The RNA shown here (transfer RNA) has 72 nucleotides and comes from a bacterium.

RNA sequence: GCCAGGGUAGCUCAGUGGCAGAGCAGACGUUUCAUAAGCGUCAGGUCGCGAGUUCGAUCCUCGCCCCUGGCA
Numbered sequence: 001g002c003c004a005g006g007g008u009a010g011c012u013c014a015g016u017g018g019c020a021g022a023g024c025a026g027a028c029g030u031u032u033c034a035u036a037a038g039c040g041u042c043a044g045g046u047c048g049c050g051a052g053u054u055c056g057a058u059c060c061u062c063g064c065c066c067c068u069g070g071c072a
Stems, first nucleotide, its partner, number of pairs: 001071007010024004018055001026042005048064005
């Protein structure tokens, strides 16, 4: 340099055009003599950055940045 995959909550990841989600972690409550486990509630997001298409973009298109793998 070229090709492919990826970047979404603190972490691991879903979400392929119409309200951004799950599990774990966290806070609070419940339970217990107490702790753990369980159960319930809550909080936590510029969806890597910019532009375009669209009535509407996490999703489609283009450019850029970063990570992983392959080729040279």

It matches the Rfam family "tRNA". By type it is a transfer RNA. Gene Ontology term of the family: triplet codon-amino acid adaptor activity.